Two RNAs folded together computationally: RNase P RNA and transfer RNA, 389 nucleotides in total. It holds a member of the Rfam family "Bacterial RNase P class A". Rfam classes the family as a ribozyme. Its mean pLDDT, the model's own confidence on a scale to 100, is 78.

Formats: sequence, structure tokens, C1' cells
RNA sequence: UAAGUAUUUCGCCUUAUCGCUGUUUUAGUAAUAAAAUGGAGGAAAGUCCGAACACCAUAGUGCAACAUAGUGGUUAAUGGCCACCAGUCGUGAGGCUAGGAAAAGUGCAACAGAAAGUAUGUACAGGUAAUGCUGUAGUGAAACCAGGUAAACUCUAUGUGGUGCAAUGUCAUGUAAACUAAUGCUUGAGCGUGCACGCGCGAUGUUAGAGGGUAGGCAGCUAAAGUGUAUUGGUAACAAUGCACGUAGAUAAAUGAUAAGGGCUUUUUCUUUAUAGAAAGAGUACAGAAUUCGGCUUAUAGAUAUACUUCAUCA
RNA sequence: GGCCUCGUAGUUCAACUGGAUAGAAUAUCAGAUUUCGGCUCUGAGGGUUGGAGGUUCGAACCCUCUCGAGGUCA
Repeated sequence: UAAGUAUUUCGCCUUAUCGCUGUUUUAGUAAUAAAAUGGAGGAAAGUCCGAACACCAUAGUGCAACAUAGUGGUUAAUGGCCACCAGUCGUGAGGCUAGGAAAAGUGCAACAGAAAGUAUGUACAGGUAAUGCUGUAGUGAAACCAGGUAAACUCUAUGUGGUGCAAUGUCAUGUAAACUAAUGCUUGAGCGUGCACGCGCGAUGUUAGAGGGUAGGCAGCUAAAGUGUAUUGGUAACAAUGCACGUAGAUAAAUGAUAAGGGCUUUUUCUUUAUAGAAAGAGUACAGAAUUCGGCUUAUAGAUAUACUUCAUCA
Repeated sequence: GGCCUCGUAGUUCAACUGGAUAGAAUAUCAGAUUUCGGCUCUGAGGGUUGGAGGUUCGAACCCUCUCGAGGUCA
């Protein structure tokens, strides 16, 4: 230099004009107006795990179902993360692992092959009193060994009650406690989101059909297992302490549009010995909060820093 | 916003609890039949099983991620 590995940071900027939205203040009976001040992300995404929070028996017993699976640690918690062991891939830095049990039982193994699990034991050679008793060959992913296979059933260990902010509470408006069918009425239908028991509710019942009404407000809602930074402890994940900050809250859904200038990357042409300079053109990603956090996964133009590797090339 | 289900020729469906070349109908194309067309008969092509990985000797089928489509709940 080139090609790589692991981790980190950023991911356009400025000005003007016109808008959108939260909060506060002022004016106004009110609608609203003016001013001031906040207004997307590293993934806000997928909804794949784990929690907070809310309701239903403060979550019962048994079965089923589902999840996890080396050892130790970390955390509010986890299937995440860290360290180590083992296996495997790579020259290497490093990457990946659904990594318990096949000596409980059941199943499965196409084709090929003598034979695929109870060996009806092939060919050649050796050996024995005798016998697949021994070796080699051949088929195959696998060939006697207590064989392989559990991302086959299963077993073992551990864990999981269910539903998700359209939870839930509250205010307002409106209506049909009507109609039809089935079923039930304390000898209990049905509901409490797998089944049975239990517990609770339950007659102005339940299920289905066809209809009527509402189509709104407020709370939940953003100060939080919070962010940044420094020190200390720990191999690390992470923890403790100090200091500073305190950071969107919409509801068909705001955070935008237009213009000008400037960055950055790149292509072509021209100038120059060269570095480089000038002009013109193109590009500037993925994406878009919706109860809130911790992770994982996936998408992402381009830029950036640190540590390390090499079967390479040059000095 | 939450939850659930499904992706196989152009179209509609198969494929035995993982076993080889993924079949059938229809559509398309070619030939035969016909004066010509249709009907009918014969034959052919058409699939990386939505995509990417993994497990396995072997994957449409099992697992993970992802893309798309549909349904449902106040």
C1' cells in the first nucleotide's frame, strides 16, 4: 500500500418567506388573535423476547400446551448481555452454535448395498475342534458399537394464570330492558379467553339473527429501572458515588413546503511537470413518535475514530 | 394500536407426518381434423414452492429472520 476483522461516533448546514402543533402570558363573553417558548430516530420500523402499569379469584389444584437447555456471572426482568469451557468455520485478527438425555420407551433411514438394527453375514485372505472368529474390499450420510437421528414423538430439569392503553376510570350525548329463533330459570343455561375441579357472578338470563343508537371530551400521557460526564470497584457485562441537564405529546393524527447560498461524495472537460485549481452535470440514504421502558432483529447514500490481522506487494 | 391466518405453473387446486424428476385441470403454443373457425384428438413448453439463512445424508414440508396479502378486536 492492498485486502480484511472487531468496536466507536455522525448521518447535512445557514438565511429568508409561507404554514402546522403543545405550553405559558395578554386581549376577548366566546370563537379566536398576538407575543414568548418547546416540537422525531438510530432505528421512532418488525412486534421477536422481557418488564412496568391496568383489569379479571391478588391468581387456587390437576392435566394439557408453550418456552428455555454447557458452567459461572450480570440485571427490575429476559430466550438479552459478559466471561470461560467444548465443538465448528477461517492462513489469521476473529465468526457461528436450538451445546441436557439415544444405557426408559416408540418411530424414521429413499436409492445403492449381502445386510439399515431381531443380522436369514457378500467377495478375498487368515484362523479354529466348530462358529462372522479376525482383517481387508465394496455400497452408502451412516455398517456391530449398548451404532445414527430429539429444529421426530418422547424423557429429565427449570419456568409460564389470562388479556393488553381499543387495558382501565370518569363526564356528556343518544337508543329498542322492544322483535325473531334456540336454550335456561336455583335440580343453574352461560360468563370469568385451553380442558376438568374449585371459587365468584348469574334470571330485566345466555347464544344466534335482523335491526336502532352513539362515532365526543377528560384522566391514564409522559420525571423516567432518565440522559450526559467524571471518579472508584470489577477481566467484562455491570454497579456505586459526585456534578450538570431535565428533553415531543398529536388523534386522521403536527414536527413541513418553497427559494437562495454553502458543505460532502462523484462524473466529464480544461489548465498544470505534479500536488492542485477552474467550469458544467449528477447524487446527498433508511425512514416517520401514538402508554412507557430494557434488549434483539431487520433497513440505511455517505462520512468517521480506535485496536488488530495477513496466504500478499514495495522500501 | 393489539392479535390471528395464509403465500406452490398465467389461474384454480394436489403432493401419504421429510425420500428426489413437485403433479392435475384450465389457459398458452404447435400439429391433426375442417373449405375456414369452433368443438374434439395428440404433443410441447411453462415452477429456483414469496425472499434469505439454518437443521438434516436429503426440505414445498422442521426452525429463525424478512416481504406481501387477508381477517378480527372499541